[in-house]
RNA sequence: UUCCGAUAAUGGUAAACCUAUUGAAAAAUAGGGGCACAAAGCCAAGGGCCUAAGGCUUUUUAUAAGCUAAGGUAGCCGGUUGCCGAA
Numbered sequence: 001u002u003c004c005g006a007u008a009a010u011g012g013u014a015a016a017c018c019u020a021u022u023g024a025a026a027a028a029u030a031g032g033g034g035c036a037c038a039a040a041g042c043c044a045a046g047g048g049c050c051u052a053a054g055g056c057u058u059u060u061u062a063u064a065a066g067c068u069a070a071g072g073u074a075g076c077c078g079g080u081u082g083c084c085g086a087a
Base pairs, nucleotide, nucleotide: 004085005084012037013036017032018031019030020029021028022027035075041080042079043078046077047076048073049072050071054068055067056066057065058064
């Protein structure tokens, strides 16, 4: 230095759920909470997944169906930077 990851140390993050706010929704933010996490730090110009307001298409014309991300998700993969040091 790289790989690796302890019932180590110092710290950190915060799932579900509840409340409030924003949003068409997915979801986000704040407070509570704590399932977990060695990158659960950052990146949504790669892939995946979620949503479908707007747009487009159809015809049965309306509280309809289908398609669509420019909306989300980094706690799905991936990329990138980084703390500690037992085996």
The RNA shown here (c-di-GMP-I riboswitch aptamer) has 87 nucleotides and comes from Syntrophaceticus sp. The coordinates come from a structure-prediction model, not an experiment, and the mean pLDDT is 87. Taxonomically the source falls in Syntrophaceticus (Bacteria, Bacillati, Bacillota, Clostridia).